Two RNAs folded together computationally: RNase P RNA and transfer RNA, 459 nucleotides in total.

RNA sequence: CGGGGGGAGCUGGCGCUCGCCGCGCGACAGCGCGGAGGAAAGUCCGGACUCCGGGUGGAGGCACGCUGGGUAACGCCCAGCCGCGGCAACGCGAGGGAAAGUGCCACAGAAAACACACCGCCCUGCCUCGGCAGGGUAAGGGUGAAAAGGUGGGGUAAGAGCCCACCGCCCGAGCCGCGAGGCGAGGGGCACGGCAAACCCCGUGCGGAGCAAGGCCAAAUAGGGGGACCGACGGGCUCCACCACCGGUUCCACCCGCCGCCGGGUGGGUGGGGGGUCCCCGGGUGGGCCGCUCGAGCCGGCCGGCAACGGCUCGGCCAGACGAAUGAGCGCCACCCGCUCCCUCGAGCGGGCACAGAAUCCGGCUUACCGCUCCCCUCGGUGC
RNA sequence: GGGCGCUUAGCUCAGCGGGAGAGCACUGCCUUCACACGGCAGGGGUCGCUGGUUCAAUCCCAGCAGCGCCCACCA
Numbered sequence: 001c002g003g004g005g006g007g008a009g010c011u012g013g014c015g016c017u018c019g020c021c022g023c024g025c026g027a028c029a030g031c032g033c034g035g036a037g038g039a040a041a042g043u044c045c046g047g048a049c050u051c052c053g054g055g056u057g058g059a060g061g062c063a064c065g066c067u068g069g070g071u072a073a074c075g076c077c078c079a080g081c082c083g084c085g086g087c088a089a090c091g092c093g094a095g096g097g098a099a100a101g102u103g104c105c106a107c108a109g110a111a112a113a114c115a116c117a118c119c120g121c122c123c124u125g126c127c128u129c130g131g132c133a134g135g136g137u138a139a140g141g142g143u144g145a146a147a148a149g150g151u152g153g154g155g156u157a158a159g160a161g162c163c164c165a166c167c168g169c170c171c172g173a174g175c176c177g178c179g180a181g182g183c184g185a186g187g188g189g190c191a192c193g194g195c196a197a198a199c200c201c202c203g204u205g206c207g208g209a210g211c212a213a214g215g216c217c218a219a220a221u222a223g224g225g226g227g228a229c230c231g232a233c234g235g236g237c238u239c240c241a242c243c244a245c246c247g248g249u250u251c252c253a254c255c256c257g258c259c260g261c262c263g264g265g266u267g268g269g270u271g272g273g274g275g276g277u278c279c280c281c282g283g284g285u286g287g288g289c290c291g292c293u294c295g296a297g298c299c300g301g302c303c304g305g306c307a308a309c310g311g312c313u314c315g316g317c318c319a320g321a322c323g324a325a326u327g328a329g330c331g332c333c334a335c336c337c338g339c340u341c342c343c344u345c346g347a348g349c350g351g352g353c354a355c356a357g358a359a360u361c362c363g364g365c366u367u368a369c370c371g372c373u374c375c376c377c378u379c380g381g382u383g384c
Numbered sequence: 385g386g387g388c389g390c391u392u393a394g395c396u397c398a399g400c401g402g403g404a405g406a407g408c409a410c411u412g413c414c415u416u417c418a419c420a421c422g423g424c425a426g427g428g429g430u431c432g433c434u435g436g437u438u439c440a441a442u443c444c445c446a447g448c449a450g451c452g453c454c455c456a457c458c459a
Base pairs, nucleotide, nucleotide: 001380002379003378004377005376006375007374008373009372010371012333013332014331015330016329017328018327020035021034022033023032024031025030037355041366042365044364045363046362047361048360049210050209051208052207054243055242056241057240058239059238061206062205063204064203065202066080067079068078069077070076081095082093083092084091085090096201097200101199102198103195104194105193118141119140120137121136122135123134124133125132126131149167150166151165152164153163154162168190169188170187171186174183175182176181214290215289216288217287224281225280226279227278228277229276230275233247234246235245250273251272252271253270254269255268256267257266258265259264283458284457285456297317298316299315300314301312302311303310304309335352336351337350338349339348340347341346385455386454387453388452389451390450391449394408395407396406397405402439410426411425412424413423414422432448433447434446435445436444
């Protein structure tokens, strides 16, 4: 100097004028302070909070899945292990189990998982000398995504882990590491194809709904119609079982049984009325307040840790709307691009300055995005 | 704001990981004087897009895009 890899940060600043939202002070003129994001987005995960009455066990269902750690929690993050890609820096990985079971592997091919024999090679027999029949083999050809270890030598009728050497594979005492795992004495001719983002098995975790949750006040309307059920009915995804509990369990008439101190009480059945719970249809309203924004808060500093992160509390910071604020105009500066003048420095003119925009609040992931700055690492070339 | 579902031919929809299909519509021929009906034949597809798993994806998984549906309070 060039190529590449990783990380962090910014998304303009100032002034004037006119406006918008919230809070505070007001003498009701006004004044002061604060006012979008790294993604506020997608709603993909995890929580806080609120309601559904409290809880336990089993089955079903859903999600996750190398190891260790972080965290309120996570499918997130950090550090490592293994595999793959890259010369490297580094990147990617839904990364448990296929010697528990079931299933699938189309077409092609002889054969697709208890392997198999189309061509070929070899042996024997027959024969019209071209082949036929029986047998052996799996080295070569061919098919396929995948053909049951690879290369070389020996061996053989031809061959083959049949035997041997090396490589690979499996088991593995022992050592190191918290662990995933690594190294590995020695042993085994080699058996065990792939798919679990197929069913499944194993392990771990999980109640449901969502701020339009939920609470209070006010206004208006018809507490109108239908259905199911009511001493066993209803009460948080589905089913089953259980514990403690809550609401309601009513009135009249008649019949039967029992008790009776002759007022009645109690149990069952039938009929009627009222009431309750749930569902469906219908009616009315479109107002106000709380929840609502100071919190598992953020930034800086110090300490612990490789790091994610944790601790100290020393300093600073804090949108809260609801037909929904955070804007517009002008000027100057900064950045980028083009043109002109100019040896250069520079000057003038014109244009551009992304993606987007809070809505209960946090922690993540993913996606969108004009550009700019800084740091670290690696490879190559050149010079000293 | 929150919660769900769908995307396959021009339209409406099926579709067990291995050939992309049905009905209507469209085109040509036959039939008719002509049209309709009917019969025969045929064309037409980025299975919304991008990645991943797999030998192989409309199908399984993830992300993105588009479209559609539902909800509040009171008695």

Annotation: Its mean pLDDT, the model's own confidence on a scale to 100, is 78. It holds a member of the Rfam family "Bacterial RNase P class A". Its family is annotated with tRNA processing, dimeric ribonuclease P complex and ribonuclease P activity in the Gene Ontology. By type it is a ribozyme.